[in-house]
RNA sequence: GCGGUAAUAGCUCAGUGGUAGAGCAUCCUGAUUCCAUCGGGAAGGCCGAAUGUUCGAACCAUUCUUACCGCU
Numbered sequence: 001g002c003g004g005u006a007a008u009a010g011c012u013c014a015g016u017g018g019u020a021g022a023g024c025a026u027c028c029u030g031a032u033u034c035c036a037u038c039g040g041g042a043a044g045g046c047c048g049a050a051u052g053u054u055c056g057a058a059c060c061a062u063u064c065u066u067a068c069c070g071c072u
Base pairs, nucleotide, nucleotide: 001071002070003069004068005067006066007065010024011023012022013021018055026042027041028040029039030038031037048064049063050062051061052060
């Protein structure tokens, strides 16, 4: 220098154009006298950045950033 993959909640990951989800963790609560355990609920994100396409973008296109892999 070229190509590929990835970036979404504190962590691990879903989500292939129509209001962003799960598990674990955190907080509250019910069952017990307490703990463990189980059940219910809450909080936590404008989806790596910008621009574009579209009535509508986490999702499509372009450029850039970061990490990893391969080639030279």
Model confidence (mean pLDDT): 82 of 100. The RNA shown here (transfer RNA) has 72 nucleotides and comes from uncultured Parafilimonas sp. Lineage of the source: Bacteria > Pseudomonadati > Bacteroidota > Chitinophagales > Parafilimonas. It matches the Rfam family "tRNA". Rfam describes the family as follows. Transfer RNA (tRNA) molecules are approximately 80 nucleotides in length. The family's RNA type in Rfam is transfer RNA.